[in-house]
The prediction has a mean pLDDT of 81. A computed fold for a 1401-nucleotide RNA from an uncultured bacterium, annotated as small-subunit ribosomal RNA. Rfam family: Bacterial small subunit ribosomal RNA. The sequence is in RNAcentral, with records from ENA.

RNA sequence: AGAGUUUGAUCCUGGCUCAGGACGAACGCUGGCGGCGUGCCUAAUACAUGCAAGUCGAGCGGAUCGUUGGGAGCUUGCUCCCUUCGGUCAGCGGCGGACGGGUGAGUAACACGUGGGCAACCUGCCUAUGAGACUGGGAUAACUUCGGGAAACCGGAGCUAAUACCGGAUAAUGCAUUUCCUCUCAUGUGGAAAUGCUGAAAGAUGGUUUACGCUAUCACUCAUAGAUGGGCCCGCGGCGCAUUAGCUAGUUGGUGAGGUAACGGCUCACCAAGGCGACGAUGCGUAGCCGACCUGAGAGGGUGAUCGGCCACACUGGGACUGAGACACGGCCCAGACUCCUACGGGAGGCAGCAGUAGGGAAUCUUCCGCAAUGGACGAAAGUCUGACGGAGCAACGCCGCGUGAGUGAUGAAGGUUUUCGGAUCGUAAAACUCUGUUGUUAGGGAAGAACAAGUACCGGAAGAAAUGAUCUUGAACUGACGGUACCUUACCAGAAAGCCACGGCUAACUACGUGCCAGCAGCCGCGGUAAUACGUAGGUGGCAAGCGUUAUCCGGAAUUAUUGGGCGUAAAGGGCGCGUAGGUGGUUUAUUAAGUCUGAUGUGAAAGCCCCCGGCUCAACCGGGGAGGGCCAUUGGAAACUGGGAGGCUUGAGUAUGGUAGAGGGAAGUGGAAUUCCUAGUGUAGCGGUGAAAUGCGUAGAUAUUAGGAGGAACACCAGUGGCGAAGGCGACUUCCUGGCUUGUAACUGACACUGAGGCGCGAAAGCGUGGGGAUCAAACAGGAUUAGAUACCCUGGUAGUCCACGCCGUAAACGAUGAGUGCUAGGUGUCGGGGGUAUCGACCCCCUCGGUGCCACAGCUAACGCAAUAAGCACUCCGCCUGGGGAGUACGGUCGCAAGACUGAAACUCAAAGGAAUUGACGGGGGCCCGCACAAGCGGAGGAACAUGUGGUUUAAUUCGAUGAUACGCGAGGAACCUUACCUGGGCUUAAAUGUAGGACGGCUAUAGAAACAUAGACUUCUUAGUUUACUAAGACACAGAGACAGGUGGUGCAUGGUUGUCGUCAGCUCGUGUCGUGAGAUGUCGGGUUAAGUCCCAUAACGAGCGCAACCCUUAUCGUUAGUUGCCAGCGGGUAGCCGGGGACUCUAGCGAGACUGCCACCGUAAGGUGAGAGGAAGGUGGGGAUGACGUCAAAUCAGCACGGCCCUUAUGUCCAGGGCUACACACGUGUUACAAUGGCCGAUACAAAGGGCAGCUACUCCGCGAGGAGAUGCUAAUCUCUAAAGUCGGUCCCAGUUCGGAUUGGAGUCUGCAACCCGACUCCAUGAAGUUGGAUUCGCUAGUAAUCGCGCAUCAGCCAUGGCGCGGUGAAUACGUUCCCGGGCCUUGUACACACC
Repeated sequence: AGAGUUUGAUCCUGGCUCAGGACGAACGCUGGCGGCGUGCCUAAUACAUGCAAGUCGAGCGGAUCGUUGGGAGCUUGCUCCCUUCGGUCAGCGGCGGACGGGUGAGUAACACGUGGGCAACCUGCCUAUGAGACUGGGAUAACUUCGGGAAACCGGAGCUAAUACCGGAUAAUGCAUUUCCUCUCAUGUGGAAAUGCUGAAAGAUGGUUUACGCUAUCACUCAUAGAUGGGCCCGCGGCGCAUUAGCUAGUUGGUGAGGUAACGGCUCACCAAGGCGACGAUGCGUAGCCGACCUGAGAGGGUGAUCGGCCACACUGGGACUGAGACACGGCCCAGACUCCUACGGGAGGCAGCAGUAGGGAAUCUUCCGCAAUGGACGAAAGUCUGACGGAGCAACGCCGCGUGAGUGAUGAAGGUUUUCGGAUCGUAAAACUCUGUUGUUAGGGAAGAACAAGUACCGGAAGAAAUGAUCUUGAACUGACGGUACCUUACCAGAAAGCCACGGCUAACUACGUGCCAGCAGCCGCGGUAAUACGUAGGUGGCAAGCGUUAUCCGGAAUUAUUGGGCGUAAAGGGCGCGUAGGUGGUUUAUUAAGUCUGAUGUGAAAGCCCCCGGCUCAACCGGGGAGGGCCAUUGGAAACUGGGAGGCUUGAGUAUGGUAGAGGGAAGUGGAAUUCCUAGUGUAGCGGUGAAAUGCGUAGAUAUUAGGAGGAACACCAGUGGCGAAGGCGACUUCCUGGCUUGUAACUGACACUGAGGCGCGAAAGCGUGGGGAUCAAACAGGAUUAGAUACCCUGGUAGUCCACGCCGUAAACGAUGAGUGCUAGGUGUCGGGGGUAUCGACCCCCUCGGUGCCACAGCUAACGCAAUAAGCACUCCGCCUGGGGAGUACGGUCGCAAGACUGAAACUCAAAGGAAUUGACGGGGGCCCGCACAAGCGGAGGAACAUGUGGUUUAAUUCGAUGAUACGCGAGGAACCUUACCUGGGCUUAAAUGUAGGACGGCUAUAGAAACAUAGACUUCUUAGUUUACUAAGACACAGAGACAGGUGGUGCAUGGUUGUCGUCAGCUCGUGUCGUGAGAUGUCGGGUUAAGUCCCAUAACGAGCGCAACCCUUAUCGUUAGUUGCCAGCGGGUAGCCGGGGACUCUAGCGAGACUGCCACCGUAAGGUGAGAGGAAGGUGGGGAUGACGUCAAAUCAGCACGGCCCUUAUGUCCAGGGCUACACACGUGUUACAAUGGCCGAUACAAAGGGCAGCUACUCCGCGAGGAGAUGCUAAUCUCUAAAGUCGGUCCCAGUUCGGAUUGGAGUCUGCAACCCGACUCCAUGAAGUUGGAUUCGCUAGUAAUCGCGCAUCAGCCAUGGCGCGGUGAAUACGUUCCCGGGCCUUGUACACACC
């Protein structure tokens, strides 16, 4: 100090969440020790039991127990009496129970804090000073006795004492009156004098004395003063709600009286009518206050446990008594609730003291020890009492400290985990060796320190008239709860001592397995749907550590209430507008004052705490000492700039006066014309009206149209303009009257008179409401007609409130410039409205300057950006209003206003992690512009109807294997399913066929039997090859067998884990980068614009300049020519022969190598250029000549795990493998793609001509013969420019004559051929016979722009054969049409809107 989270990405606004610290805590897991602290936050709930306040015999009379001495009785050991000493005790009396201890219910208050005042007061015990203590008296408890009562207790009679009680004397003070002096801000105070009223214990103890008495100490009385403690008064300070706005009769004041320690309505009588309040009274809610504690950089915010100060309370409420002090925690009285006792008549009690119990609760301790210390009460003292206190106990509740070992140690052990199987990691970690002993255990020491300036009795001394007293002092002795504790020493063993949380990001730390949107996690974002670093477990790692996490709460981060330190055009937020009260703020100058302000000094701000320094416990926590600091505090001295106050001036702010100008400013009255509608009359006839198209409606009873006249209401065309006026709402024909404001010129007057403005008052569009008018048009509601799936709408025909007027309400609008008012300052340019001035001029324009309004552009600056920019959203000041995440909600309740409608004010529960602003890139739009494409249009031919072929869906089945499914699946994978293929089904077998590795050397084939075969059983026969070296061995290889089962195998799953390949947009013209520049940024620019092109093709322009992948070109083929070469090709001329056949030739064709050719190169026109146009030239070819190959960045989680490869997962006598048979060929049906047709541009028959490109040895086959034919039997050539497969449409001739036919050929019967182990399921072909549907095909839909469509045949791959009408190629014949780009589909570029981004399905 920040981080996560809104978006595809960005900037901003804004909320939510996290990291830190804290705690009287609680909960979960775990737990070795010590020190110091802390420990009912809830029920101020109720309390059993014990203790927490007594003490004094040196105040008093007694009772009782013991002692000394004496006496009496006399049973010589008992009783009684006197006396002496000591102890205990009820009572009277004194002091103390008002302190100490607890709690926080109440209290918003002079309760608390702080600073003052009392000239309005009190103060026991204590200190100092002065004076005194004289003289009398009568009772009463105890006790005795009588009585009542269960008890508590009470009553009568009698006796007695005091430091108990009551008189008298003395006398200062005090009070009252009078006089004088002094002081104070005032009431008034202080001092002196005179006159009248008021007190005490001859006490206690010691010493002394014959006694009176004296004396010491303690106690006592009065007065003064102090100290301490209190009482009262005042200034200031510290909670919430205005949805609490008015409160108050002893209330406010006065006079008089009473009362109090004391002032005072504190109380009372009378008089007056005041007092408090927006600077928040009153009411309601909440709360003990403070020093301080936590947090924070601070300002602040939160808290008020422990410790300390104050207050309040003591079962609840009330009251007084006593006393120095109480309206009294362990006192009294009364009432109430509760508990207990009871003989039922009556009594007793108060833990918010210490322990403890019950209850409540998430939760908070022992019914401990001691008065040894400190402190307190009483006492002369010893001492007694003291749950205050000192200690111990329980609790990781907190803080602090220590330990759980240290060193060496690699075979990197075993084991765990993981793995690419090589290893890696836990890990020097362990083991092992060496060492130490904090803590622990054992034994011993430790009467240490905590205790002294204490006390007691004794001894000695000083001072004193004296003392054994008091004060001071020396010596020795006694006193310890904690505790046999701290600490020290000794011995012993590494032995007895580590967990918790986390590991997706924030946030340090990662893998495996399990699970499979399940179980679960989660503070926020979010994980989990079969490869989860986010769930659970394990290993590892990180963090902290006797603790660690979680939960609750507080502060921080949060500048997210903003004083420090925020905002309001669009994110939440400017009041609809004005006038104006309180308040806030205020021009210039002079002197003054000193309230604010600044500064010095003094007082105070308790201690503890925080901070600094020093010191004590071994350190630390903790504790001791010293210092510093802390207030909006009080008093006092000073300064006078600024603000304020009172005083005096000034004129620039503001206003007045006066001369002009402009205007839909407002109100009232009157007048006018155009138009709509209606009425009357005329003319006139069948329609009118309305719409996208119609209908409802009006009209033959005469509409619409047209002419004339009339009625009535409302609104004012043109002018008219980002023109004018007004505060806003708003204002528009003309005239008159009344009236408000602005502006300009002049500079005469006033002299700060100003600005803003909470409340308040007024104005305030439209709609709406009330009363009364008016009512032409328009028109909510309503009715009808259309549209539509519906149409309570949009469209049409009607139509009522209303719209208009007067008066009165309402008080709201996107009442907007979404921008409050006022003042000043800060570059320019250009319009326009209303004034004024200057130069010039006869005059007016033009030009220039200036004031006031209203627009546009733009600099600086501002802004998140958009934008604003002298009319600021810039720079400043003053005042007001308003905002604080979204929803709930401008809702509910309450209040005010209103006739009502409703308006103003205005929440919460609950819920979400966003909601939002601006801009960016895309995508999309039944948005726009430009352009292209067989996209439409113009044409030609098809599909959709029929039959068949083929593929798919569906259904069926033991199986009908699997995949492909809009375009981009469906004659697709498959370029050949009878077996095989084959993956599927049924049945029968095998457990390793092939590969690696091991061992031996044989194996194997053959025959027979059973079987569907695989396979099983039996039999005889045979004994591999090569190389090296010496027979024989060794090595290598092939082959099959055997064993082992590490493996192999899987067309099993996942194309959503993948590679590779492919489809599609699309052969569309696009897709990007570097540097630079612009922007806070995402991004932009370049790539846009103007032209042009098939093209991001090129040109021009240009904050861009270049480049890459695409386009084009380079490649193949085809069209022309040249050249080279002529066999198997060719044959013009020559010779022979009549089949280019032979000789010969290279001319031609052809073949296949190398070249040429085309580039808008030339011409004309247009154009700046690029380029375009031309039935231009030339040329075989003309503007990328035709065709092909070639497919940018990317999109569709597109397709494929079944071509292949490959990661996880799954099967392993089976999901592997072998065999036979079956299936993939099924069939109510639906769809796609094709073939053949429906005929005469044709069918059939006969004759006859012309290709290209390919194939061929398990092959193509000439030729001859046989068969109607498929084909068969012979036989020849060809490993191919040599042999062979090898043309059809066409042409010529004939026939058919428009029919379900001499069209069409499905289907079926019969007979055959061929391939092949095998044609039943399930092949093709041939012949004979049969002769179905079909007569050109609905909605809709497909292909094609030239050698194209259409039509005709030929070949090839796969292949034994073939279901091929498919696919891929080849040539023959050979058209029609394109006006054009409005529309449909697809695409490209620019632009625009967007609340879309899985992106409009």